[in-house]
Context: one part of a larger RNA
RNA sequence: UUGGGCGUAAAGGGCGCGUAGGCGGCUUGGUAGGUCAAAGGUGAAAUCCCUCAGCUCAACUGAGGAACUGCCUUUGAAACCACCUCGCUUGAGGCUGGGAGGGGGUAGCGGAAUCCCCGGUGUAGCGGUGAAAUGCGUAGAUAUGAGGAGGAACACCAGUGGCGAAGGCGACUUCCUGGACCAACACUGACGCUGAGGUACGAAAGCGUGGGUAGCAAACAGGAUUAGAUACCCUGGUAGUCCACGCCGUAAACGAUGUCUACUAGCCGUUGGGGGGCUUGUCCCUUUAGUGGCGCAGCUAACGCGAUAAGUAGACCGCCUGGGGAGUACGGUCGCAAGAUUAAAACUC
Repeated sequence: UUGGGCGUAAAGGGCGCGUAGGCGGCUUGGUAGGUCAAAGGUGAAAUCCCUCAGCUCAACUGAGGAACUGCCUUUGAAACCACCUCGCUUGAGGCUGGGAGGGGGUAGCGGAAUCCCCGGUGUAGCGGUGAAAUGCGUAGAUAUGAGGAGGAACACCAGUGGCGAAGGCGACUUCCUGGACCAACACUGACGCUGAGGUACGAAAGCGUGGGUAGCAAACAGGAUUAGAUACCCUGGUAGUCCACGCCGUAAACGAUGUCUACUAGCCGUUGGGGGGCUUGUCCCUUUAGUGGCGCAGCUAACGCGAUAAGUAGACCGCCUGGGGAGUACGGUCGCAAGAUUAAAACUC
């Protein structure tokens, strides 16, 4: 390479948008590049294959035939692919009317709690643990009631509930703004799917500059524990956690399951819409888009999956190819750095 694969054995890119490319609905007429047919030319000899023959056989050699699956030319065919063209509406988009939502950004604002400050009451302890001690407290702590300051996070509602491409998003209000869904259909007329490169976004930690700092808390200090204890437990505590702007670009970034399309038994929940029914309800039937539980066929090594497929197929992309060495070295690219990304070999089992 071929083949076979990618939920858990190696293997789905963290996630979108999109360039090239690949692939692409129904239909009219045309062209004849692909495709198909026929004829002609060519396809050296040897070799391979078949038949016969010569060395006593065979190898070997000779003769004849076939073949040389290819290329070129000419003449045709027109189903399919391609190209040009007349159209179509089912794919895609879209006008209108709706309701749902922690989707995003912005400015404001609320209550509970922790901590701190001020003064009041009050007195000897508080705190902490397995037990203690470090620590705090007669300079009046802890507790309790009033006032004030400040930062961060939003109990209940809360739900295998909602929204978002993913990361993720949760007090309340304002303004700006994205997407999806449902109903009924004007309109456009294949405008589509995927997507190497590219590009936007991307938890936490980390980095730069400037703010902020209540609580928590790497590092660090002390107290314990212990043979030791650079830990687990306790008392403190700085970066950080928060905000603005700019980097970083990684995660068990997980459904460990790429995106899109079609098809394939049922049953039970639940969320947002639509339609219908009657006995008008906390009801029933139906439809659609999500989100869960079981389960037939089928699939699977098994576990399990099972219309939200890991079933049956198709299109396109990414990736895997024994373990270690190693996601390392070297080189390249990116980064302020940390490092990220691309990515071997010797050797060894």
This is a predicted structure of a 349-nucleotide part of an RNA (small-subunit ribosomal RNA, central domain) from an uncultured bacterium. The coordinates come from a structure-prediction model, not an experiment, and the mean pLDDT is 91. Its Rfam family is "Bacterial small subunit ribosomal RNA". Rfam links the family to the GO terms ribosome and structural constituent of ribosome. The RNAcentral record of the full RNA draws on ENA and SILVA.